[in-house]
Molecule: transfer RNA
Organism: Candidatus Pacearchaeota archaeon
RNA sequence: CGGCUCCUAGCUCAAUCAGGUUAGAGCAUCGCUCUCAUAAAGCGCAGGUUCUGGGUUCAAAUCCCAGGGAGCCGACCA
Numbered sequence: 001c002g003g004c005u006c007c008u009a010g011c012u013c014a015a016u017c018a019g020g021u022u023a024g025a026g027c028a029u030c031g032c033u034c035u036c037a038u039a040a041a042g043c044g045c046a047g048g049u050u051c052u053g054g055g056u057u058c059a060a061a062u063c064c065c066a067g068g069g070a071g072c073c074g075a076c077c078a
Stems, first nucleotide, its partner, number of pairs: 001074007010027004020058001030044004051067005
């Protein structure tokens, strides 16, 4: 310098291909039950500007453009 993949809850991920009901799951946190207490177990709540900005569209997490970040490959480099 070039090519490819990825970025969604605190963490790991689904939903993207083929736009369409309200953005979900597990774990963690928190609360409750249980216990003398803790752990385990059970139950419940909350938690998101879907990396940023713009565009297309009746409608965007999803499509397009630019930027940022992460990874992989290649080239260059004596």